[in-house]
Molecule: transfer RNA
Organism: Candidatus Obscuribacter sp.
RNA sequence: GGGUCAUUAGCUCAACGGUAGAGCAGUUGCCUCUUAAGCAAUUGGUUGAUGGUUCGAAUCCAUCAUGACCCA
Numbered sequence: 001g002g003g004u005c006a007u008u009a010g011c012u013c014a015a016c017g018g019u020a021g022a023g024c025a026g027u028u029g030c031c032u033c034u035u036a037a038g039c040a041a042u043u044g045g046u047u048g049a050u051g052g053u054u055c056g057a058a059u060c061c062a063u064c065a066u067g068a069c070c071c072a
Base pairs, nucleotide, nucleotide: 001071002070003069004068005067006066007065010024011023012022013021018055026042027041028040029039030038048064049063050062051061052060
């Protein structure tokens, strides 16, 4: 220098172009002699950034950023 892939909740990950979700974690309550465990409820999102396409974008396109890998 060229190419491929990844980026979504605190963490790990889902999500045919049509309401952004799950598990764990957190919070509150219950239960328990206590810790842990268990039960119920609940909080939490600029979908990496900026633009574009579209009635509608996490999803498609362009550029950029960060990381990983491959080639030279």